[in-house]
Context: one part of a larger RNA
Molecule: large-subunit ribosomal RNA, domain I
Organism: Bittarella massiliensis (ex Durand et al. 2017)
RNA sequence: GGCGCAGGGCGAAUGCCUUGGCACCAGGAGACGAUGAAGGACGCGAUAAGCUGCGAAAAGCCGCGGGGAGCUGCAAAUGAGUAUUGAUCCGCGGAUGUCCGAAUGGGGCAACCCACCUAGAGUCAUGUCUAGGUAUCCUGUACUGAAUACAUAGGUGCAGGAGGUGAACCGCCUGAACUGAAACAUCUAAGUAGGGCGAGGAAGAGAAAUCAAACGAGAUUCCGAAAGUAGUGGCGAGCGAAAUCGGAAGAGGCCAAACCAGGGGUAGAAAUACCCUUGGGGUUGAGGACUGCAUUUAGGAUUGUGCGAGUUUAAGAGAACGGCAUGGGAAGGCCGGCCAGAGAGGGUGAGAGCCCCGUAUCUGAAAAGCGAGCACACCGAGCAGGAUCCAGAGUACCGCGGGACACGAGGAAUCCCGUGGGAAGCCGGGGGGACCACCCUCCAAGCCUAAAUACUACCUGGUGACCGAUAGCGUAUAGUACUGUGAAGGAAAGGUGAAAAGAACCCCGGGAGGGGAGUGAAAUAGAACCUGAAACCCUGUGCCU
Numbered sequence: 001g002g003c004g005c006a007g008g009g010c011g012a013a014u015g016c017c018u019u020g021g022c023a024c025c026a027g028g029a030g031a032c033g034a035u036g037a038a039g040g041a042c043g044c045g046a047u048a049a050g051c052u053g054c055g056a057a058a059a060g061c062c063g064c065g066g067g068g069a070g071c072u073g074c075a076a077a078u079g080a081g082u083a084u085u086g087a088u089c090c091g092c093g094g095a096u097g098u099c100c101g102a103a104u105g106g107g108g109c110a111a112c113c114c115a116c117c118u119a120g121a122g123u124c125a126u127g128u129c130u131a132g133g134u135a136u137c138c139u140g141u142a143c144u145g146a147a148u149a150c151a152u153a154g155g156u157g158c159a160g161g162a163g164g165u166g167a168a169c170c171g172c173c174u175g176a177a178c179u180g181a182a183a184c185a186u187c188u189a190a191g192u193a194g195g196g197c198g199a200g201g202a203a204g205a206g207a208a209a210u211c212a213a214a215c216g217a218g219a220u221u222c223c224g225a226a227a228g229u230a231g232u233g234g235c236g237a238g239c240g241a242a243a244u245c246g247g248a249a250g251a252g253g254c255c256a257a258a259c260c261a262g263g264g265g266u267a268g269a270a271a272u273a274c275c276c277u278u279g280g281g282g283u284u285g286a287g288g289a290c291u292g293c294a295u296u297u298a299g300g301a302u303u304g305u306g307c308g309a310g311u312u313u314a315a316g317a318g319a320a321c322g323g324c325a326u327g328g329g330a331a332g333g334c335c336g337g338c339c340a341g342a343g344a345g346g347g348u349g350a351g352a353g354c355c356c357c358g359u360a361u362c363u364g365a366a367a368a369g370c371g372a373g374c375a376c377a378c379c380g381a382g383c384a385g386g387a388u389c390c391a392g393a394g395u396a397c398c399g400c401g402g403g404a405c406a407c408g409a410g411g412a413a414u415c416c417c418g419u420g421g422g423a424a425g426c427c428g429g430g431g432g433g434a435c436c437a438c439c440c441u442c443c444a445a446g447c448c449u450a451a452a453u454a455c456u457a458c459c460u461g462g463u464g465a466c467c468g469a470u471a472g473c474g475u476a477u478a479g480u481a482c483u484g485u486g487a488a489g490g491a492a493a494g495g496u497g498a499a500a501a502g503a504a505c506c507c508c509g510g511g512a513g514g515g516g517a518g519u520g521a522a523a524u525a526g527a528a529c530c531u532g533a534a535a536c537c538c539u540g541u542g543c544c545u
Stems, first nucleotide, its partner, number of pairs: 001544009015530001016495002020467002022464007029456002031165002039100003042055003046078002050074002061094006070082003105114003115134007136162009169200001170198005180187001184234001210217002221248005231239002252448003255392001259280009285426001287390003290385004299379002303377005310370004315363003321336004337354002339343001345357003397421008407433001428443005482489002502529001505516004
């Protein structure tokens, strides 16, 4: 030195465990903010670094309700207190709430600096302090008011509103490239990613100028089928409907105008004409005004007020077990019982229906929120006539240039935008995939509209042939430590024991550490702590060299 055996060290795999994650289901909620948010800075404790909570009234103050014996958070200890005159704790409502932050008196290198006005405190007086106010924009309104006569712009006051944040979902505007086409340019990727604006609990769409096809349907949205069909397409790669049928849901309303009444204005000497405004009227494919006749009802998602079943935010009641042996410990074994509308689950020294918390079932709210529904207010009807009037105009439509439609300019209808032209008006007008006729169908150029649908930052309950510490979220907690000028990037790290009973005392040592003693079932469970593999290292020994 090697091989073997034995015993250790180091090391952390493995097993077991779970405080944490992941995914989904059901219900709730879907916003917060100038009454100052989200997010922070700095403070607040007897002792206090961090976290949590709170705000100079500072781990808290007040009221109401629950609860019923301890309590002064995580988190020990000492000290000092507090509580059946009901504390701590839980719920609801309120008070306080420094400074920064939209940040809003002005400034600023966020958490700082410096003001003014009104009222008050204090001082002989100034300085100082306290409370309230002082940003901008928009809308309305009153006053004022230039160049410039009327006026307008502008200014001032008052009132109301906005501003910022937030995970996804939604609407609109803007809008790539990689890629695919086995290259690439039309095309694709894709109206995707990205950027901007805006809104809501959903958004958008929505009550036919729709489809259909000679029969008919009857707003929109979503799902299944039609169908990878018809089409479209360097007819390449690809893209890709609709009618119709089956389901989910279901709901329809309001203006403009004609006409009437009131008020105001312009032109004019006036009659009158025209315009503006308020109220009534009216809302449809064959209607309304108008004239005449009859009368007040069916009904109503909607707007307001009240009542309100119930429901949410604390809780409460809640059945039934003992013995023996083993063991450190019984819930396991043996023996004998009991409950069950409860044998879900968790805990307890090992495996508990009957020990604890719970579970089934039942009960419960002073206060605050939500709230089906109901009531009232409110809205709201019919018949006939057919002369006259009304029924959304720089609109429809056309040319040109684009875009959207499954449809790439195509025979290209339909819809939208730009640009130039530019109707008819009910004997009217649009559509039916160029266009024309016949026929059918609908009524544009105004507005609103629940539900079925999408999503989940957040709350509650539940589930898992999901993970179990190199897994599962990046985090068993941490956006921490650390890196970077910055945008940003971004870890590692769980387990003594049933209980600290966490080793008094003695010895060696400066200590660390160790040896006794003691605790414990166990100390090769001793805090570098469950199990404790391998690599690697050491000691002892047998054999070989």